[in-house]
């Protein structure tokens, strides 16, 4: 990098360093010198795998451990179908892409 399965409208920030873009890409829309993104420290959220406890199973709990996460629904959209509308557009479902976990090659 590519494959499989599951989930993705909930939740969770302070300090130090540093100094320009960042939100994956495109369009939009946001965000950032009142210092973002990033790195480190501490804190927290969650509960995917391992672990422990309860339970007849299914499952539930804990949050010790391995990850993950802590602006906005994956920030929104695109592609297809359907519905509503005079239209702009809106809504629903599925898909594409992406992220995370576990697995497999």
């Nucleotide at each position: 990098c590519a494959c499989u399965u599951a989930u993705c409208a909930a939740g969770a920030g302070a300090g130090a360093c540093g100094g320009a873009g960042g939100g994956a890409a495109u369009g939009g829309c946001c965000u950032g010198a009142u210092g973002a993104u990033g790195u480190c420290u501490c804190g927290g959220c969650a509960g995917c795998g391992g672990g422990c406890u309860c339970u007849g199973c299914a499952g539930a709990g804990c949050g010790c451990u391995g990850u993950g996460c802590c602006a906005a629904a994956u920030c929104c959209a695109g592609c297809a179908a359907g519905c509503a509308u005079a239209g702009a557009u809106g809504c629903u479902u599925g898909g594409c892409a992406g992220a995370u976990a576990a697995g497999a090659a």
SAM riboswitch aptamer (S box leader) from Cytobacillus firmus, 105 nucleotides, folded computationally. Its mean pLDDT, the model's own confidence on a scale to 100, is 85.